[in-house]
């Protein structure tokens, strides 16, 4: 210097003027239920992000009968831990890629069962012999060389993504875990580890391919909807029309109450019980589209110490940092530079994913020079 | 802001993980004096895109892009 890899930082800067949104103080006019509200003015303070995005996960919050049990549905899936929770994070195990630094993995079960495996191929699962190899045993023929039948075999060729362990030696008519050694695999107990798992030992000739991001099985978790949730105030209209499923009986002197049966009611569906109610569901039509709260101080940020390999947790101190509702960050001027990418909050957090400018540092590797 | 759905030929849509199809349209030929109808033949595809699972993906699973639909309150 090149290439790669990991981690971190920044998000043009400064000044002036005019504007926009929110908050505070203050002056003044009007109203007042004397708390304050509305209008106008002055001053001060604050005013987008690392992804505010996609809405892909997980929570808080709010409402629905979050009542209980069961089924269905859904999500997740090596082990241990972290966390409010997660599909996230940390550490480890196993596998894969890379020379390496390092990165990636939906990584439970295929010996519970079912399905599928096109084409090719003999055969695609408890299957099978096309070419080939062999002719030891048995039978027949023989010109005594062999040939045919009955057979044996899966070593070799060929097909395929995949062909019933691999390599070598022995063995055999030819072969074959048929026998042996090593590797792989299964089983058993042992050692280490919380565990996933690893290691060596013994044992079994080896056992029935792949696919579960196919159904499924096992284990764990799981109610739904979403701030246009929801609460309050105000205004206005036709407290309207249609369709469907639906209330009866008994007692009491009674408007009514009680009991029984029936029916209905759950923001995914079904069943049973409880609870609540006497109605419920859907469609059409009518009116208003005003205000207040929810709304931002929170699983919050920063610093230090302690515990932990780490994610993270604990303690102490300190800080307050947008809150709109047609919806605010802009414009102009000046100076400077490396000349500015992706992109704009809308209830709030924790993640993931995607988009993206520039800078810094660690590590790996290659080349050159000393 | 929030919740859903779709993407396959020019258009409208089918499509069990195993060579991508139908109808209309388009092109050529035949029929006709000519056109239409009809008949025959043919062309036309990055299955929106990028990865993954699988021997194999339009389909299964993620991510991205584009398009479309729904929603307030009162009685």
């Nucleotide at each position: 210097g090149g290439a790669g890899u990991c981690a971190g930082c920044c998000a043009g800067a400064c000044a002036a003027u005019c504007g926009c949104c929110g908050g505070g103080a203050u002056u003044u006019g009007c109203g007042u239920u004397c708390g304050c509200g509305c209008g106008a003015g002055u001053c001060c303070c604050g005013g987008a992000g690392g992804a505010a995005a996609g809405u892909c996960c997980g929570g808080g919050c709010u409402c629905c009968u979050u009542c209980g049990g069961g089924a269905a549905g859904g999500a997740c899936g090596c082990c241990a831990g972290g966390u409010a929770a997660c599909a996230c994070c940390u550490g480890g195990a196993g596998g894969g890629c890379g020379c390496a630094a390092g990165c990636c993995c939906a990584u439970g079960g295929a010996a519970a069962g079912u399905g599928c495996c096109a084409c090719a191929g003999a055969a695609a699962u408890g299957a099978u012999a096309c070419c080939g190899c062999c002719u030891a045993a048995g039978c027949g023929c023989u010109u005594c060389g062999g040939c045919g039948c009955c057979g044996g075999u899966a070593a070799g060729g060929g097909u395929g993504a995949a062909a019933u362990g691999g390599u070598g030696c022995g063995g055999u008519a030819a072969g074959a875990g048929c026998g042996c050694a090593c590797c792989g695999c299964g089983c058993g107990a042992g050692u280490g580890g919380c565990a996933a798992c690893a290691c060596g030992c013994g044992u079994g000739g080896c056992a029935g391919g792949g696919u579960a991001a196919a159904c499924c099985c096992c284990g764990u978790c799981u109610g739904g909807a979403g701030c246009a949730a929801g609460a309050c105030c105000a205004a206005a209209u036709a407290g309207g029309g249609g369709a469907g499923u639906a209330u009866a009986c008994g007692g009491c002197a009674g408007c009514g109450c009680c009991g029984u049966a029936c029916c209905g009611c759950g923001u995914u569906u079904c069943c049973c019980g409880a609870g609540c109610g006497g109605a419920c569901u859907c469609c059409c039509g009518g009116g208003u589209a005003g205000g207040u709260c929810g709304c931002u101080a929170g699983a919050g940020g920063c610093a230090g110490c302690c515990g932990g390999c780490g994610a993270c947790g604990g303690c102490u101190g300190u800080c307050c940092a947008a809150g709109a509702u047609g919806a605010a960050u802009g414009a102009u001027u000046g100076u400077c530079c490396a000349c500015g990418a992706c992109a704009g909050a809308a209830c709030c957090c924790g993640g993931c994913u995607u988009a993206u400018c520039g800078c810094u540092g660690g590590c790996u590797u290659c080349u050159c020079c000393c | 802001g929030g919740g859903c759905g779709a993407u396959u030929a020019g258009c409208u849509c089918a499509g069990c993980g195993g060579u991508a199809g139908a109808g209309c349209g388009c092109u050529g030929c035949a029929c006709u004096c000519a056109c239409a109808u009809u008949g025959c033949a043919g062309a036309g595809g990055u299955c929106a895109c990028u990865g993954g699972u699988u021997c194999g993906a339009a389909a299964c699973c993620a991510g991205u892009a584009u398009c479309g639909c729904c929603c307030a309150c009162c009685a």